């Protein structure tokens, strides 16, 4: 240097299924009132459609979701598991550009989970992200008889084999 196997865990990681709450008495819809010309994720342009047989907005009332995010249990694949960021491309949303969502490639960051703090994402007091601080934990290095102390990072560590 290469190959194979393996370890970390307050609750390891991801995916998926079931379920629970949240989302939310919200969106959208029906009916009525009011309204009086616009409306169809946002902005600009275009197209199509709806609209004086009454658009949007607002109010009342009737029934009333879902996705993303999260908890629990099971299954599966795993231990850079994976997560986040930057950038590019593709797909989707009627068309074009910007925004948005998803996927993929490349690069960068993070050993792991936890607590606290403000910040950000988020509907959220959930959860997550990066940062700072703190202890814990696995691992290696150095010091030490030892208890332990200090430091490093996964491009790491352990075992076996090959060169």
């Nucleotide at each position: 240097g290469g190959a194979u196997a393996g370890a970390g865990g307050c609750u390891g990681c991801a995916u998926u299924u079931u379920u629970c709450a949240u989302g939310a008495g919200u969106a959208g819809g029906g009916u009525g009132a009011c309204g009086g010309a616009u409306g169809u994720g946002u902005c600009a342009g275009g197209a199509a459609c709806a609209g004086a047989g009454g658009a949007a907005a607002u109010c009342a009332u009737c029934a009333g979701a879902a996705a993303g995010g999260g908890g629990a249990a099971g299954a599966u694949g795993c231990c850079g598991a994976a997560a986040g960021g930057a950038c590019a491309a593709a797909a989707c949303g009627c068309c074009u550009g910007a925004c948005g969502u998803u996927u993929u490639a490349u690069c960068c960051u993070u050993g792991g989970g936890c607590a606290u703090g403000g910040c950000g994402u988020g509907a959220a007091g959930a959860a997550c992200g990066a940062c700072a601080u703190g202890a814990c934990u696995g691992u290696c290095a150095u010091c030490g008889c030892a208890g332990g102390a200090u430091g490093g990072a996964g491009a790491g560590c352990u075992a076996u084999c090959c060169g």
A computed fold for a 163-nucleotide RNA from uncultured Mediterraneibacter sp., annotated as Lysine riboswitch aptamer. The prediction has a mean pLDDT of 76. The organism belongs to Mediterraneibacter, within Bacteria. Of the family's consensus pairs, 98% are formed in the model. Its Rfam family is "Lysine riboswitch aptamer". Gene Ontology term of the family: lysine biosynthetic process.